Predicted 3D model of a 347-nucleotide part of an RNA (small-subunit ribosomal RNA, central domain) from an uncultured bacterium. The full RNA is in RNAcentral, with records from ENA and SILVA.
Context: one part of a larger RNA
RNA sequence: UUGGGCGUAAAGCGCGCGCAGGCGGGCUUGCAAGCGGGGCCUUUAAUCUUGGGGCUUAACCUCAAGUCGGGUUCCGAACUGCAAGCCUCGAGUGUGGUAGGGGAAGGCGGAAUUCCCGGUGUAGCGGUGGAAUGCGCAGAUAUCGGGAAGAACACCGAUGGCGAAGGCAGCCUUCUGGGCCAUUACUGACGCUGAGGCGCGAAAGCUGGGGGAGCGAACAGGAUUAGAUACCCUGGUAGUCCCAGCCGUAAACGAUGGAUACUAGGUGUGGGGGAAUCUCUUCUUCCGUGCCGCAGCUAACGCAUUAAGUAUCCCGCCUGGGGAGUACGGCCGCAAGGCUAAAACUC
Numbered sequence: 001u002u003g004g005g006c007g008u009a010a011a012g013c014g015c016g017c018g019c020a021g022g023c024g025g026g027c028u029u030g031c032a033a034g035c036g037g038g039g040c041c042u043u044u045a046a047u048c049u050u051g052g053g054g055c056u057u058a059a060c061c062u063c064a065a066g067u068c069g070g071g072u073u074c075c076g077a078a079c080u081g082c083a084a085g086c087c088u089c090g091a092g093u094g095u096g097g098u099a100g101g102g103g104a105a106g107g108c109g110g111a112a113u114u115c116c117c118g119g120u121g122u123a124g125c126g127g128u129g130g131a132a133u134g135c136g137c138a139g140a141u142a143u144c145g146g147g148a149a150g151a152a153c154a155c156c157g158a159u160g161g162c163g164a165a166g167g168c169a170g171c172c173u174u175c176u177g178g179g180c181c182a183u184u185a186c187u188g189a190c191g192c193u194g195a196g197g198c199g200c201g202a203a204a205g206c207u208g209g210g211g212g213a214g215c216g217a218a219c220a221g222g223a224u225u226a227g228a229u230a231c232c233c234u235g236g237u238a239g240u241c242c243c244a245g246c247c248g249u250a251a252a253c254g255a256u257g258g259a260u261a262c263u264a265g266g267u268g269u270g271g272g273g274g275a276a277u278c279u280c281u282u283c284u285u286c287c288g289u290g291c292c293g294c295a296g297c298u299a300a301c302g303c304a305u306u307a308a309g310u311a312u313c314c315c316g317c318c319u320g321g322g323g324a325g326u327a328c329g330g331c332c333g334c335a336a337g338g339c340u341a342a343a344a345c346u347c
Stems, first nucleotide, its partner, number of pairs: 004318003007301002012315001014200004021193003025087007033080002037075003041071003048066007090190001091187003094183005102176007109153001113149008124135002161168002205246006214240002219235004257314006265292012296303002320347003329340004
């Protein structure tokens, strides 16, 4: 260097945007850099190969021819490239519609819970496998009325929707991103991927300020038990919530990178369009999302037009188990720690 892989065996970056780079639709013309073919000339002699000749043969000597490769130059132009011009199917824009828990800010609502006040009312309540700690005659639990607070939004609700991912759910208003369908008016390859880089990124955690109803790491007590630093119970602090700023990790999962094209069907469902019927509805098409299943693939399980099938382009990653995602160094972070990442030794 070629060669093998990445759903579950080691292996897809958590996700996106994007500079460089790599790769890139159709037609025409030119150039000839890449690539490949051919011609002329040249590439000292010897060596080498082939054929012939000379020493009796051979080694050896000698004559002729020749391949590869190099150089100058000429011819030619399919593909890549470069230059010029054009095209519309890729990509984008316009116009008309449309569904949605997509995002941000502000406001409003009811149920429940806890607490406070008042009324009724009396001896228990609570909790468990059974209990006890706990609460209660200073009047609890229960029940009715009033008030306060914080957090989450039952039913609808779905195997359903939206978002790049994380994620997103009461209702209303404002601002705002993306998708899909129809139309084919416009631009005319403007595309795909993307090392670095930049941004987003659950929960927990951190800093400052607020808030604190319920729940609840830590902690305390009661049980259980041989013990019980647990599971169960009674309490309960951080936290959970809001604002601003960090952190940058997850079984960040479809354990499946992105893009494009092609390859039997069947049956649901979400959003559009068209046609027929125009009473119910039926057929068809585009986008999304499920299930089943053929070919094919797969070690098997399974995947199967939403591929793990058939191909092309680009990126990331893997190379026996442990040591170890550790040490050291560097970068980042307030810290916690994160990212990058070995070796000895051992099996």